[in-house]
RNA sequence: UUGAACGCUGGCGGUAUGCUUAACACAUGCAAGUCGAACGGAAACGAUACUAGCUUGCUAGUAGGCGUCGAGUGGCGGACGGGUGAGUAACGCGUAGGAAUCUACCUAAUAGUGGGGGAUAGCCCAGAGAAAUCUGGAUUAAUACCGCAUAAUCUCUAUGGAGUAAAGGGGCCCUCUUCUUGAAAGGUUUCGCUAUCAGAUGAGCCUGCGUAAGAUUAGCUAGUUGGUGAGGUAAAAGCUCACCAAGGCGACGAUCUUUAGCUGGUCUGAGAGGAUGAUCAGCCACACUGGAACUGAGACACGGUCCAGACUCCUACGGGAGGCAGCAGUGGGGAAUAUUGGACAAUGGGCGCAAGCCUGAUCCAGCAAUACCGCGUGUGUGAAGAAGGCCUGAGGGUUGUAAAGCACUUUCAAUUGUGAAGAAAAGUUAAAGGUUAAUAACCUUUAGCCUUGACGUUAACUUUAGAAGAAGCACCGGCUAACUCCGUGCCAGCAGCCGCGGUAAUACGGAGGGUGCAAGCGUUAAUCGGAAUUACUGGGCGUAAAGCGUGCGUAGGUGGUUUGUUAAGUUAGAUGUGAAAGCCCUGGGCUCAACCUAGGAACUGCAUUUAAAACUGGCAAACUAGAGUAUAGGAGAGGAAAGUGGAAUUUCAGGUGUAGCGGUGAAAUGCGUAGAUAUCUGAAGGAACAUCAAUGGCGAAGGCAGCUUUCUGGACUAAUACUGACACUGAGGUACGAAAGCGUGGGUAGCAAACAGGAUUAGAUACCCUGGUAGUCACGCCGUAAACGAUGACAACUAGCCGUUGGGAGGGUUUACCUCUUAGUGGCGAAGCUAACGCGUUAAGUUGUCCGCCUGGGGAGUACGGCCGCAAGGUUAAAACUCAAAGGAAUUGACGGGGGCCCGCACAAGCGGUGGAGCAUGUGGUUUAAUUCGAUGCUAAGCGAAGAACCUUACCAGGGCUUGACAUGUAAGCAUAAGCUUGCGUGAAAGCGUGGAGUGGAUUUGAGUUUACUCAUUUCGGUUUACACAGGUGCUGCAUGGCUGUCGUCAGCUCGUGCCGUGAGGUGUCCGGUUAAGUCCGGUAACGAGCGCAACCCCUAUUAUCAGUUGCCAUCACUUCGGGUGGGCACUCUGGUGAAACUGCUGGUUUAAAACUAGAGGAAGGAGGGGACGACGUCAAGUCAUCAUGGCCCUUAUGUCCUGGGCUACACACAUGCUACAAUGGCGUAUACAACGGGUCGCGAACUCGCGAGAGGAAGCUAAUCCCAUCAAAGUACGCCUCAGUUCGGAUUGCAGGCUGCAACUCGCCUGCAUGAAGUUGGAAUCGCUAGUAAUCGCGAAUCAGCUAUGUCGCGGUGAAUACGUUCCCGGGUCUUGCACUCACCG
Repeated sequence: UUGAACGCUGGCGGUAUGCUUAACACAUGCAAGUCGAACGGAAACGAUACUAGCUUGCUAGUAGGCGUCGAGUGGCGGACGGGUGAGUAACGCGUAGGAAUCUACCUAAUAGUGGGGGAUAGCCCAGAGAAAUCUGGAUUAAUACCGCAUAAUCUCUAUGGAGUAAAGGGGCCCUCUUCUUGAAAGGUUUCGCUAUCAGAUGAGCCUGCGUAAGAUUAGCUAGUUGGUGAGGUAAAAGCUCACCAAGGCGACGAUCUUUAGCUGGUCUGAGAGGAUGAUCAGCCACACUGGAACUGAGACACGGUCCAGACUCCUACGGGAGGCAGCAGUGGGGAAUAUUGGACAAUGGGCGCAAGCCUGAUCCAGCAAUACCGCGUGUGUGAAGAAGGCCUGAGGGUUGUAAAGCACUUUCAAUUGUGAAGAAAAGUUAAAGGUUAAUAACCUUUAGCCUUGACGUUAACUUUAGAAGAAGCACCGGCUAACUCCGUGCCAGCAGCCGCGGUAAUACGGAGGGUGCAAGCGUUAAUCGGAAUUACUGGGCGUAAAGCGUGCGUAGGUGGUUUGUUAAGUUAGAUGUGAAAGCCCUGGGCUCAACCUAGGAACUGCAUUUAAAACUGGCAAACUAGAGUAUAGGAGAGGAAAGUGGAAUUUCAGGUGUAGCGGUGAAAUGCGUAGAUAUCUGAAGGAACAUCAAUGGCGAAGGCAGCUUUCUGGACUAAUACUGACACUGAGGUACGAAAGCGUGGGUAGCAAACAGGAUUAGAUACCCUGGUAGUCACGCCGUAAACGAUGACAACUAGCCGUUGGGAGGGUUUACCUCUUAGUGGCGAAGCUAACGCGUUAAGUUGUCCGCCUGGGGAGUACGGCCGCAAGGUUAAAACUCAAAGGAAUUGACGGGGGCCCGCACAAGCGGUGGAGCAUGUGGUUUAAUUCGAUGCUAAGCGAAGAACCUUACCAGGGCUUGACAUGUAAGCAUAAGCUUGCGUGAAAGCGUGGAGUGGAUUUGAGUUUACUCAUUUCGGUUUACACAGGUGCUGCAUGGCUGUCGUCAGCUCGUGCCGUGAGGUGUCCGGUUAAGUCCGGUAACGAGCGCAACCCCUAUUAUCAGUUGCCAUCACUUCGGGUGGGCACUCUGGUGAAACUGCUGGUUUAAAACUAGAGGAAGGAGGGGACGACGUCAAGUCAUCAUGGCCCUUAUGUCCUGGGCUACACACAUGCUACAAUGGCGUAUACAACGGGUCGCGAACUCGCGAGAGGAAGCUAAUCCCAUCAAAGUACGCCUCAGUUCGGAUUGCAGGCUGCAACUCGCCUGCAUGAAGUUGGAAUCGCUAGUAAUCGCGAAUCAGCUAUGUCGCGGUGAAUACGUUCCCGGGUCUUGCACUCACCG
């Protein structure tokens, strides 16, 4: 933007528009008639007159006498108007021209219109037929038809002539007459008729140019092309025919196929263009389909004829009728398109003298929001910001001045009445003027009379009443204006693209609110735009799609310098045309607008003509700078042919010689005692040419390599001469064209597809090995390659530097070499270009000419067709369908069975373990009424749990309670309450029921009776009931906070400014050293900074000082011999404050630095040892069951109380530990030395008892005092055991005890006696540890009534081995490289 359709909705008016599909079929009505002033006439109707029947009036008849008029003859019209777009790719249309034509009606002009004739329809009669219709007979008219006369400025002849026409009708006047009728003569006028010429209008014909797609349509054409002659037409012409000639068209696309009415215009667009051809206008074509002519001025005819066909209808079966793509309308098709309306009032058309008749043209009305335009659905005021709705952080916000209320207005619709314009004429009467011979006729003007509106209940105005009757649709994640709640839970659904939905959805559905448009709003379909995404304006081709594999060359395109000429292109002017409408501008008319209307501009085009001559082209003449020729040179794997050479491999023959050879990562197949391999000699044969050898050379490319000869192509250099644009490119065409493959006949040494065997492997139709055939060689085909510089050819211009090959010039010491130049061939780079990478005088820079090619990925370089080929196949080359991407270059990371550097108990070197046994603990699984829940690789599994018999406890069974076990508030009640103390019944308990006695708080104010006290009242507290609510270890750790694990105590992670890049990003943070370290130093487009590292903090190692009680005791004294006491604070120790270590010093190394290394001194040395401390982030890691918390869920239960049970189950699997398997040991006796800690609901001494666990007992201690706790054990000394299932090992089990606790059965710990299992050092695999460490030994603590602790966290005692080193395994850091990964290789 639309001729639209669909969904929801719908007040009014104006103006337009309305079968895009089935050119499918059509019922019914209407759409072309008219003329009696052409004719014979009279079927119908009417008037009049008369007659008859009769009842005032009706019926019948008579009179063509009148108005008129059916049917018929005749004239004109029917060829216009109206419809449709099937066909048509065409002189069909558009535009500009042309000559060989016709033209009814109309206009102008000239001339004529005389005189005859015979028919025919109708009517009548007869006949055939169902009908349509037809036949015969008789009779008749004309403006019907036919002769005759006359006739040219007509026609034909070719100057002599010849031929060719007509029709009358109407009005008026006058003469004659039977006196008003009729016939006739005459006049006049009008309409006609005939002939000719001219005009106008309309039509026919011809031509230039323009006018869709396909080459997977390349050849077409015999009336075909032309000529002569004849015919034919209104007219030129192969239009037709005869003869003759062989032409004509075509890559500037013929022929064929498909599609299509063309145009003015319409839509879009800045334009250029693209799409389109409804309504309106011009042209064409068609009228059921096909064909044909007749009539006519005009048709090969929409509502005419004939023939054929299909279909429909009628039929008496013989035969007939019909054509809506006219207006309505019907069926059908379809997403879809209207009334079987009114009128000729206007405009126009046909006929007519006219009146008039006809007119589905037209004008109107109806239907449809189909489109455009306009108007309305109220206006002002109105905060208690009402109610209701929605949201809420619960305060409020919003809907919202919106409503209500108050005050106004009345457009439109409704109602009452009035009421334009569209009407101009025509007719008739009269008058005047013009014209004329004229008072006819005609024309003009004036006046009078008469009359015409479908629309129409018109437009407009007006009366009345009242806010009264009048708002929806889509959207609200981004694009894109507009946000919340509820429901749903990857369901239902949405979606134009991206995408949304898996329990907090602004995206689904609803609601509230909002946004946009508005009598409409959305959706769908379609066109253009954006799209520079077919690029004329205006794109590209190194890597994104795209340069033919390469030459030669035809057509074509393009083309150097100078002069003259021409005027095709070009430029300017003029003329004609470019219909109207439309678009645009300026006016005007409907109240505005849409709409209508007037004028202008424009229509960028075509044709004719005049002029100019710069440029392009043509013609003519010249030139030498392009191109070429000649002469002289040197370089070269350029090509073809012939000949020839040596090395090597293999084979054969022979000699020597003996057991292996060969091959691989390792092997085997294979060869070899029948003598291989090795080695020597000789011979054969084929193929290929080491070294030289080179980003060296040559060639158009493919490609070309021993040497010699012959033939031959091209490039280059130097100097002169010559030709004189001879040039460049190049569609088709043609030639060459690696390897493989095919054909033919040879050849075959080596190599080697296929094939065979051996290995490898899960497999191995592979990689490796041993063999081996086509093939590799020659000739002929094939015609393709990552045929690549992934870069077409030619020409010009635009900085340099460094190599190298060929030639030339100059210089030079004539050697090396230097400089210049030219043709190649390489590297790096300026400007510029490029998306970037990169290219950069060998361009991918700046230009010119020509060719080829591209237009998202896949399907597909495929199918079909054509051409080529022996075949294989090549070449040319689609579509359906499908996806929303495919692709390029670069960036950050991650990754790599890529690389470099570095680190870590990572490996290695060591020590000790786990994995095997028994037991403990945890987990999985299974079981169960329940075995509560969570944690699951490292980073779950002696984890949450620093302690499950009840409790804990969350689980299960059963029994109870329902404002609740617990909190706050409100209201009401209680004080004789509740509670406490004390009973009973029932019960497993909780609880339920029921008693007795005592007690029963504090406080404010007032009154009473003086106090005590009593009554009322207030507040706090207690309690009962009701309501709000409590409660939840219920769900979601993937809604969260907080906390934590892990990478990792790894050395990293970032920022500001600057710089670089179109950008993502980079730089800094990189490089060289160095470090434990992004630690430090040096370099450096970076300079600085932050979080991390380190340091600051704690413990520990040395020491000074201060202070000494509960600690200590050197010296002194006392002593019960115990630091017990006095005394002292020196020492140990305790705990405050300090010191000390910083590569500070010295040597060496390094770059002079940082630093490293060695040493001195020192208690300690290069971070002295240990701890706390954990960057940006990763794992939707863990935790809703610590706590907090959003949402959801339960509310006589998922809450809460209680009893009992369970968390402790047990074919099994795993993890972490303990104890062992023994002699470096076990047992017994004796004996030595710690540290950290804990204790009043506690530690508990001495002493007594018990074999012992323990009991009794009670001192002391709120702790440097007392106790656990003699504090230890390993150790040391002595003795026994002597290698065994043991004097090892202690599981299991029995009995007897002790302790805690309401309670020890499920289910505690300990003691004694007895019992005495497995186990003799542990497969694959795997863990920890680098020094006071591992290993080994005991001690303490938390939790806790007790304990399952062999766990965890601490403490001290004894106290090693080893590290060559960084190749490998694992993890990490950094730089670099590749990448199709970025949820990031578990991709």
Predicted 3D model of a 1387-nucleotide RNA (small-subunit ribosomal RNA) from an uncultured Gammaproteobacteria bacterium. Its Rfam family is "Bacterial small subunit ribosomal RNA". Its mean pLDDT, the model's own confidence on a scale to 100, is 84.